[in-house]
């Protein structure tokens, strides 16, 4: 340099045109002598940045940034 994959909640990941979800975690409560476990409630997001297409974009297109894998070039 080229190709492919990935970037969504604090963490691990779903969702792939009709607009945000789970598990774990955090907080409060129940239970317990206390803690853990269990149960109930609650808390959660500029969907990596910008631009475009569309009535409508996390989703499609372009570009940039970051990460991973493969190939190539120089030395």
């Nucleotide at each position: 340099g080229c190709g492919c994959c990935c970037g969504u909640a604090g963490c691990u990941c779903a969702g792939a045109g009709g607009a945000a979800g789970a598990g774990c975690g955090g907080c409060g409560g129940c239970c317990u002598u206390c803690u853990a476990a269990g149960c109930c409630g609650u808390u959660g997001g500029u969907c990596g940045g910008g631009g475009g297409u569309u009535c409508g974009a996390c989703u499609c297109c372009c570009u940039c940034c970051g990460g991973g894998c493969g190939c190539g070039c120089c030395a």

This is a predicted structure of a 75-nucleotide RNA (transfer RNA) from a Planctomycetales bacterium. Its Rfam family is "tRNA". Rfam links the family to the GO term triplet codon-amino acid adaptor activity. The sequence was found in a public genome assembly. NCBI's taxonomy places the organism under Bacteria, Pseudomonadati, Planctomycetota, Planctomycetia, Planctomycetales. The coordinates come from a structure-prediction model, not an experiment, and the mean pLDDT is 81.